The part of an RNA shown here (small-subunit ribosomal RNA, central domain) has 354 nucleotides and comes from a metagenome.
Rfam family: Bacterial small subunit ribosomal RNA.
Model confidence (mean pLDDT): 89 of 100.
Context: one part of a larger RNA
RNA sequence: UUGGGUCUAAAGCGUCCGUAGUCGGUUUUGUAAAUUCUUUGUGAAAUCGUGUAGCUCAACUUCACGGCGUGCAGAGGACACUGCAAAACUUGGGACAGGGAGGGGUUUGGAGUAUUCUUGGGGGAGCGGUAAAAUGUUUUAAUCCCAAGAGGACUACCUGUGGCGAAGGCGCCAAACCAGAACUGAUCCGACGAUGAGGGACGAAAGCCAGGGGAGCGAUCAGGAUUAGAUACCCUAGUAGUCCUGGCUGUAAACGCUGCGAGCUAGAUGUUGCGCAACUUUAGAAGUUGCGCAGUGUCGGAGAGAAGUCGUUGAGCUCGCCACCUGGGAAGUACGGUCGCAAGACUGAAACUU
Repeated sequence: UUGGGUCUAAAGCGUCCGUAGUCGGUUUUGUAAAUUCUUUGUGAAAUCGUGUAGCUCAACUUCACGGCGUGCAGAGGACACUGCAAAACUUGGGACAGGGAGGGGUUUGGAGUAUUCUUGGGGGAGCGGUAAAAUGUUUUAAUCCCAAGAGGACUACCUGUGGCGAAGGCGCCAAACCAGAACUGAUCCGACGAUGAGGGACGAAAGCCAGGGGAGCGAUCAGGAUUAGAUACCCUAGUAGUCCUGGCUGUAAACGCUGCGAGCUAGAUGUUGCGCAACUUUAGAAGUUGCGCAGUGUCGGAGAGAAGUCGUUGAGCUCGCCACCUGGGAAGUACGGUCGCAAGACUGAAACUU
């Protein structure tokens, strides 16, 4: 190189954007690089085949002819596919318009219940906690009830295998701004596309730096229990943190353990959004039924699969591009490099062993 794989056996980058590269819709004309055909030259000798000759024969050798030499160069033709050039098209893609859907994002303002604390009033002996206790708290008046206030975090019900987002993720209300998707179309552009090595951006939680904030919860630490012990599980306190602003980190079972895009290939049944039609109607941004498109579930045929299972949301049948895998351990370690304030991240072996 040919070839085999990546849901669960090793293996899909956390996600997207995008450079080079690779691949690329329909039609026509031209060209002839590539492809293909014919032909010319060249393509050492030896080796090989046939015949001849020389060693007494043979092996071996000589000569002649043939073949081989799969290549290179020149000339002439062919033009389906690929390339290149030109022209055109609308299905891919994009734009525009329309009325809708959405926890999509950013910022600001507001609201709500509860916990905690403070103050005032009531009340007067326990409270709290557990399997049971104790530590703890309380006559300096707790727990409990009522009222007022402060402060921080959060957003019950609605809530739905429901919605939105590339992923991470997103849920009280209102406003402003920003972005994306679906549907519909007698609109416009006309292949502008797919993927994407490097590269860039985003990226839960924890952690780090600086400044705020600190109600509840709560690593570490302390105490009480349990226990043979108990560096735990249970309990009482409680620091960092959790929250906000600015910066860093760049990892997760970042999971659908399933890369992205496209075409083809039975259905059944829910649900969300938009559109169309008919019927109903309290006439509305209404309801019901059916159909279309897009999303999201369940079941299931062919087919696939080692099976579990997947099955138009494919793990089916094909194409394009990228990433990754090659027995277990040593090891995601060592060394080197890059990045980081650090923690560490990325890249990533071998000896040896089995």